Model confidence (mean pLDDT): 87 of 100. Small-subunit ribosomal RNA, 3' major domain from a mine metagenome, 466 nucleotides, folded computationally.
[in-house]
Context: one part of a larger RNA
C1' cells in the first nucleotide's frame, strides 16, 4: 500500500427472518462418477462441472473400436515426365463396402492448310496436402465469474528523504464515487444514470386480407412524467414523508448494456495460431459395432403417491409463432376404436392452413380402498419416418399392472401480475423433447425486522502475511 482476522463502527442483496411451492424417499428420464467393454470417443470439476459443448448420436454425425481397403492421398497449389484407344461411360467378375480387375464404347478447348504444338483431364515421379495427435502454462479470438456490485484511475498542485498518500476522506442523502456541504486541493477520464429497444395512456395519419358502424386491431409519427405543482421536515443545500391530479409516478414495469481488474479460471475438439510429434501412416475411405453398456453413488427433471381428485358426457375463453418452388402448412370428404391412410380445395399467407388450447365451468359416476389412485414393466398386434428401426427411434390399440399413502439430515427458488398451477408456439430437425427458448390463460401468501448464516461496499484497528 493490499490482503486477511471466530477485531469494531456503518450499508445493501431472497441473505437470514415472515411465507408459498418443492428438491433429499418411489418409478422413469437426461447429464457426470465408478465400474465393465474390442471400444463404451474427447472435453468440462465448488460457487462459475454434472437437462454442460449436443438447438436433437440408428448409418451419416463420429472425433472410438474390430475388420477389409488407398497411397501425391478425400481436399489445395506447384514442377517434371508419358499420355487417342486419352478424359469420359462402363456390361460382366470378385467383395459387406470401399476397394481391385476387366470385355467394349469413346470425346472437347486454342494455335495451324496440314504435320504437330499448347490445354483441360488421367496416369507416373517430384515439392507437398493432410491430422477433431500434444501443449488453453507459449498464444489470438470468445466466454464464464466476483457483479448491474459501486466502484477503478490519470493530469497538475500540495504533503512525505521514500513506497505512497492527497484528490476517492470526513457531514448527510442516493439504487449509485447519486447529489449536497465541508475540505490543499482544482479538474478530468473509464463506470453509474441519460441517450437505445419494449409494455402500460392520449393524439394525428394511413390501412386491406383485418373492424362493421365507431371503434377494437395493424404500422408509421407526435405528446405524456421533470420530485413539475401543495404541505410538512431539512442547514434559505441535497433530499425526504404525505397529498392533488394523471392511463402512469418518484429509476412506472421488462430488456439490451458488464469499469480497472481477479481466478497461469474454460476453450488447441468452433476457428485461428507458434512449438513439438505422425507421415502406406496419429491421414484417408468402408462396413459392422460402439458413444445406448450396469453392482451402484451424486446432480437437474418428468410421473405421482389422490376426493380443492380420477373417469365419462356436454360447454367456454388465448398469445407467441411457423408453413415450399423442387416437393412444405394442409381445410373438407371418406376408410379406421386409434396412431394413421387415399382422395383432394385453399394458401408466397392479417385472406389458407397447423389450430378443437389446457387448467375453468356444468351434469353424472366413484366412496377412501393400494382403489375406477398411481401409471413403470412386460406380451401381442398395429402405424410413421427413413436405404435400414436387431443392437438402438417415435406414435397407436388391446392385455399387464410395479414401486409408491407426501419423504432423515439437509437443501433449492420466489417479493406481484412476482410464485405456483395449466397448456401452447419455436428452434435443432426425414424421424425422435420430462431439454432449450418464447407465449399466454388461472393466480396467491408473506416481509416484525437486520441478531444470526452466506456474499458484498465504505470508514477504522491488529498483523510476525504479501
Nucleotide at each position: 500500500u493490499g490482503a486477511c482476522g471466530g477485531g469494531g463502527g456503518c450499508c445493501c442483496g431472497c441473505a437470514c427472518a415472515a411465507g408459498c411451492a418443492g428438491c433429499g424417499g418411489a418409478g422413469c428420464g437426461u447429464g457426470u462418477g465408478g465400474u465393465u467393454u474390442a471400444a463404451u470417443u474427447c472435453g468440462a470439476g465448488g460457487c462459475a462441472a454434472c437437462g454442460c459443448g449436443c438447438a436433437g448420436a440408428a448409418c451419416c454425425u463420429u472425433a472410438c473400436c474390430u475388420g477389409g481397403g488407398c497411397u501425391u492421398g478425400a481436399c489445395a497449389u506447384c514442377c517434371c515426365g508419358c499420355u487417342g484407344g486419352u478424359a469420359c461411360c462402363g456390361a460382366c467378375c470378385c467383395g459387406a463396402a470401399a476397394g481391385g480387375g476387366a470385355a467394349g464404347g469413346g470425346a472437347c478447348c486454342c494455335c495451324g492448310c496440314a504435320a504437330g504444338g499448347g490445354g483441360a483431364g488421367g496416369c507416373g515421379g517430384g515439392a507437398c496436402a493432410g491430422g477433431u495427435g500434444c501443449u488453453g502454462c507459449a498464444u489470438g479470438g470468445c466466454u464464464g465469474u466476483c457483479g448491474u456490485c459501486a466502484g477503478c484511475u490519470c493530469g497538475u498542485g500540495c504533503c512525505g528523504u521514500g513506497a505512497g498518500g492527497u484528490g476517492u476522506u470526513g457531514g448527510g442523502u442516493u439504487a449509485a464515487g447519486u447529489c449536497c456541504c465541508g475540505c490543499a486541493a482544482c479538474g478530468a477520464g473509464c463506470g453509474c444514470a441519460a441517450c437505445c429497444c419494449u409494455c402500460g395512456c392520449c393524439c394525428c395519419u394511413a390501412g386491406u386480407u383485418g373492424c362493421c358502424g365507431u371503434u377494437u386491431c395493424u404500422a408509421g409519427g407526435g405528446g405524456g412524467a421533470c420530485u413539475g405543482c401543495c404541505g410538512g421536515g431539512c442547514g434559505a443545500a441535497c433530499c425526504c414523508c404525505g397529498g392533488a391530479g394523471g392511463a402512469a409516478g418518484g429509476u412506472g414495469g421488462g430488456g439490451a448494456u458488464g469499469a480497472c481488474g481477479u481466478c497461469a479460471a474454460g476453450u488447441c475438439c468452433g476457428c485461428a495460431u507458434g512449438g513439438c510429434c505422425c507421415u502406406u501412416a496419429c491421414g484417408u475411405c468402408c462396413a459392422g459395432g460402439g458413444c445406448g453398456a450396469c453392482a451402484c453413488a451424486c446432480a437437474c427433471g418428468c410421473u405421482a403417491c389422490a376426493a380443492u381428485g380420477g373417469c365419462g358426457g356436454g360447454g367456454a375463453c388465448a398469445a407467441u409463432g411457423g408453413g415450399c418452388u423442387g416437393a412444405g402448412c394442409c381445410a373438407c370428404u371418406c376408410g379406421g376404436c386409434g396412431a394413421c391412410g387415399a382422395g383432394g380445395a385453399g394458401c408466397c399467407a392479417a385472406u389458407c392452413c397447423c389450430g378443437c388450447a389446457a387448467a375453468c365451468c356444468c351434469c353424472g359416476c366413484c366412496u377412501c380402498a393400494g382403489u375406477c389412485c398411481a401409471g413403470a414393466u412386460u406380451g401381442c398386434a398395429g402405424g410413421c419416418u427413413g436405404c435400414a428401426a436387431c443392437c438402438c427411434g417415435c406414435c397407436u390399440g388391446c392385455a399387464u399392472g410395479a414401486a409408491g399413502u407426501c419423504g432423515g439430515a439437509g437443501u433449492u427458488g420466489c417479493u406481484a401480475g412476482u410464485a405456483a398451477c395449466c397448456g401452447c408456439g419455436c428452434g435443432u430437425c426425414a424421424g425422435c423433447a420430462c431439454a432449450g427458448u418464447g407465449c399466454g390463460g388461472u393466480g396467491a401468501a408473506u416481509g416484525c425486522g437486520u441478531u444470526c448464516c452466506c456474499g458484498g461496499g465504505c470508514c477504522u484497528u491488529g498483523u510476525a502475511c504479501a